Predicted 3D model of a 580-nucleotide part of an RNA (large-subunit ribosomal RNA, domain I) from a marine metagenome. Rfam family: Bacterial large subunit ribosomal RNA. Its family is annotated with ribosome and structural constituent of ribosome in the Gene Ontology. RNAcentral holds the full RNA, with entries from SILVA.
[in-house]
Context: one part of a larger RNA
RNA sequence: GGCUCACGGUGAAUGCCUUGGGAUCAAGGACCGAUGAAGGGCGCGGUAAGGCUGCGAUAAGCCUCGAUUAGCCGUCUAACGGGCUUAGUCGAGGAUUCCCGAAUGGGGAAACCUGUUCCGGUGUUGAGCCGGUUCAUCUGCAUAGCAGAGGGUAAGUGGGGGAACUGAAACAUCUAAGUACCCCGAGGAAAAUAAAUCAACCGAGAUUCUCUUAGUAGUGGCGAACGAACGGGGAAUAGGCCAAACCCCUAUGACUUAGUGGUGUAAGGACCUAUGUCAUAGCGGUGUCGUAGGAGGCAUCUGAAAUCGCCUUGCCAGAUUUCAAGAAGUUACAAAACAUGAGUUUAGUCGAAGGACCCUGGGAAGGGCCGUCGUAGAGGGUGAUAGCCCCGUAGACGAAAAGUUCAUGUCUUCUGAUGCAUUUCCUAAGUACCACGGGACACGAGAAAUCUUGUGGGAAGUCGGGGGGACCACCCUCCAAGCCUAAAUAUCCUUGAUCACCGAUAGCGAACAAGUACCGUGAGGGAAAGGUGAAAAGAACCCCUAGCGGGGAGUGAAAUAGACCUGAAACCGUGAGCUU
Numbered sequence: 001g002g003c004u005c006a007c008g009g010u011g012a013a014u015g016c017c018u019u020g021g022g023a024u025c026a027a028g029g030a031c032c033g034a035u036g037a038a039g040g041g042c043g044c045g046g047u048a049a050g051g052c053u054g055c056g057a058u059a060a061g062c063c064u065c066g067a068u069u070a071g072c073c074g075u076c077u078a079a080c081g082g083g084c085u086u087a088g089u090c091g092a093g094g095a096u097u098c099c100c101g102a103a104u105g106g107g108g109a110a111a112c113c114u115g116u117u118c119c120g121g122u123g124u125u126g127a128g129c130c131g132g133u134u135c136a137u138c139u140g141c142a143u144a145g146c147a148g149a150g151g152g153u154a155a156g157u158g159g160g161g162g163a164a165c166u167g168a169a170a171c172a173u174c175u176a177a178g179u180a181c182c183c184c185g186a187g188g189a190a191a192a193u194a195a196a197u198c199a200a201c202c203g204a205g206a207u208u209c210u211c212u213u214a215g216u217a218g219u220g221g222c223g224a225a226c227g228a229a230c231g232g233g234g235a236a237u238a239g240g241c242c243a244a245a246c247c248c249c250u251a252u253g254a255c256u257u258a259g260u261g262g263u264g265u266a267a268g269g270a271c272c273u274a275u276g277u278c279a280u281a282g283c284g285g286u287g288u289c290g291u292a293g294g295a296g297g298c299a300u301c302u303g304a305a306a307u308c309g310c311c312u313u314g315c316c317a318g319a320u321u322u323c324a325a326g327a328a329g330u331u332a333c334a335a336a337a338c339a340u341g342a343g344u345u346u347a348g349u350c351g352a353a354g355g356a357c358c359c360u361g362g363g364a365a366g367g368g369c370c371g372u373c374g375u376a377g378a379g380g381g382u383g384a385u386a387g388c389c390c391c392g393u394a395g396a397c398g399a400a401a402a403g404u405u406c407a408u409g410u411c412u413u414c415u416g417a418u419g420c421a422u423u424u425c426c427u428a429a430g431u432a433c434c435a436c437g438g439g440a441c442a443c444g445a446g447a448a449a450u451c452u453u454g455u456g457g458g459a460a461g462u463c464g465g466g467g468g469g470a471c472c473a474c475c476c477u478c479c480a481a482g483c484c485u486a487a488a489u490a491u492c493c494u495u496g497a498u499c500a501c502c503g504a505u506a507g508c509g510a511a512c513a514a515g516u517a518c519c520g521u522g523a524g525g526g527a528a529a530g531g532u533g534a535a536a537a538g539a540a541c542c543c544c545u546a547g548c549g550g551g552g553a554g555u556g557a558a559a560u561a562g563a564c565c566u567g568a569a570a571c572c573g574u575g576a577g578c579u580u
Base pairs, nucleotide, nucleotide: 001579002578003577004576005575006574007573008572009571015565016531017530020502021501022499023498024497025496026495027494028493029492030491031152032151039100040099041098042056043055044054046080047079050076051075052074062094063093064092065091066090067089068088071084072083073082105114106113107112115135118132119131120130121129122128137149138148139147140146141145157185158184159183160182161181167174171221197204198203208235209234210233211232212231218226219225239484240483241482246285247284249282250281251280252279253278254277255276261272262271263270264315265314266313267312268311269310290462292427293426294425295424297420298419299418300417301416303323304322305321306320307319308318309316325415326414327413328412329411337410338409339408340407341406342405343404344403345402346401348397349396350395354370355369357368358367359366371388372387373377379391380390381389433457434456435455436454437453438452439451440450443469464479465478466477467476468475518525519524538564541552542551543550544549
């Protein structure tokens, strides 16, 4: 020096554990903000320097109402001191809520500086100090003023803009991708939505989401790649309102001297320079469709009453009002509130049944023996594995206050229908469409329909118009150029449940002072780090030592459980044996 064995050091793997994560499902909730938000700064504790939590000069708290309870004065964090005890804890509603921050009197290097108006207090009595209050900008309006906006927000969502890396084994069309990213807007969802849709000669009947059709038909330097629809199965279902024609009224302007027009209508009378006619604008009524519908015209039918419609008589679904009857309703279709009842959420309550037996053990929940409950043998804890020890569980109950859902009532609103004729009027125009240039459609200009629109042109008028993938005919189908609309869907949060999800190099970056320490001028990047024991019983006292540390003693089941579970290997030793 090597090998083997034994005992150690170091080291942290492994095993076991779980306070923390992940995913899915169900129910509920979904905006906050000038009444000052989100987010921060600075403070607040008897001893309190710091982190977390809570709170705001009323500062780990104040008030009211409920629930609960014998203890309490949050935590790392013990101790001392001192208190409270209808206290404390939990829930609902209030009060207070410094400074910054949209930040808004002005300024500013955020958490600071400094004015003004009015009022009050103090005060040389017109210096000051203190407290409250007003004063930003923009928009609108009925303008001494009032109202609104501004900012924040995880994801989802509508719109306006919009890449490149990459792939095509290079690269330019193409792809990535209308993705990332930027901006604007709104909401608890958003968007879309009631056929100028599809289909195919059969028919369907708004939108949205989903499974399929189908990686099909297609598109494509026919490369890479992109990629439907019809139809079928489900989820959820809901349809409405205007513009116009016509009528009435109001306003403005123009015209008209009636033999003609008008005063609801017939006859007779009376009247009209607007009480007529036309144009424009507006309120109200009517009306909303594709088997075209509506207006206007005519006819028939249908509860009651009153008033009016120049006078008389008759007529009039002409107008207004009341009652009756019927219908509907606050998520669209008009719109607001109240009452009562029921359910539910935000605290909670009750809740069965075993042993001081024997054994092992530090410890019984283990083994034995004898019982017992079960609408409860889910789960967790307790010195090892407990239905019956504790918390719970099945089941049953509970709200002063606030929220929410449903029902009923009050309440509110509405009420003509049918037929005939097809003569007159209306049914959304710089629109449809065309050309050129773009974009969207699975569809890259293609045979390229359809949608959209920058420029230029530019219809029809229901005997009309659009579509059916160039275009034309026939046929079928629908009615654009106005608006609203719940649900099924997306996402997040809270609560509950579950898991052939993880178990500390895993699982969220974060089980611990984690978006912390630290790094960076900054945008931003971003860790490591869990485990004594059942209980601190955390080792009094003695000895060595400056201390660290160690040896005794003591605690404990165990101390090679001593600041710690287990404690592998690499690596480093001590001793013994063998060997060179």